A computed fold for a 72-nucleotide RNA from an Acidimicrobiia bacterium, annotated as transfer RNA. Model confidence (mean pLDDT): 82 of 100. Its Rfam family is "tRNA". Rfam classes the family as a transfer RNA. RNAcentral holds the sequence, with entries from ENA.
RNA sequence: CGACGAGUAGGUCAACGGCAGACCGCCCCCGUCACAUGGGGAAGGCCGGAGGUUCGACUCCUCUCUCGUCGA
Numbered sequence: 001c002g003a004c005g006a007g008u009a010g011g012u013c014a015a016c017g018g019c020a021g022a023c024c025g026c027c028c029c030c031g032u033c034a035c036a037u038g039g040g041g042a043a044g045g046c047c048g049g050a051g052g053u054u055c056g057a058c059u060c061c062u063c064u065c066u067c068g069u070c071g072a
């Protein structure tokens, strides 16, 4: 320098262009003498950043940032 992949909740990951979710974790309640297991509930994101296309974008296009793999 070039090609490709990844970036979404605190963590690990989903999401035909049409309401952003799951599991774990944190918090509350039940339960226990207490803790754990178990059951119930709640909070937490504008999707790496900026533009564009579209009635509508996490999703498509362009630029850019970070990380990884390969090539030179």
Stems, first nucleotide, its partner, number of pairs: 001071007010024004018055001027041004048064005